[in-house]
Source information:
The RNA shown here (Pistol ribozyme) has 63 nucleotides. The sequence is in RNAcentral, with records from ZWD. The prediction has a mean pLDDT of 90.
Parts: sequence; structure tokens; C1' cells
RNA sequence: ACUGGACUAUGCCAGUAUAAAUAGCAUUUAGGCAUAGUGCGGCGGGAUAACUCCCGCGUAUGA
Repeated sequence: ACUGGACUAUGCCAGUAUAAAUAGCAUUUAGGCAUAGUGCGGCGGGAUAACUCCCGCGUAUGA
């Protein structure tokens, strides 16, 4: 410097051409590393023969 942990910003972390992960304070949760936003993933309900669509919700506690 770039790439990656859903996207943007900041942070935390990892890797070096790869795109993953036993990392990201600890545990917890279906809920993805964190916060804000989005509501992509997730969950609940309804509709459909199916494809899929609609409505809603949007981990938690401690340090």
C1' cells in the first nucleotide's frame, strides 16, 4: 500500500495475491469482530403446487 472479516465510515484483527480465519477482550445468541446507519445475511408470521412474494423484528451480559 493493497486484499479480506455483508455494505459505508471509524476501530479491532488477519494476510501478501490469496480470500480465508483457531484472529478480532470473554462468554452468549438464529443473529454475521465492534459502534452508527443500511436491513444484505438471519429470525417470526402469512401467502404459493413450486419459483418466490408480503409484513414484522433486528443478539445479550460482563470487563
Rfam family: Pistol ribozyme. On this family, see Weinberg et al., Nat Chem Biol 2015: "New classes of self-cleaving ribozymes revealed by comparative genomics analysis". Gene Ontology term of the family: catalytic activity.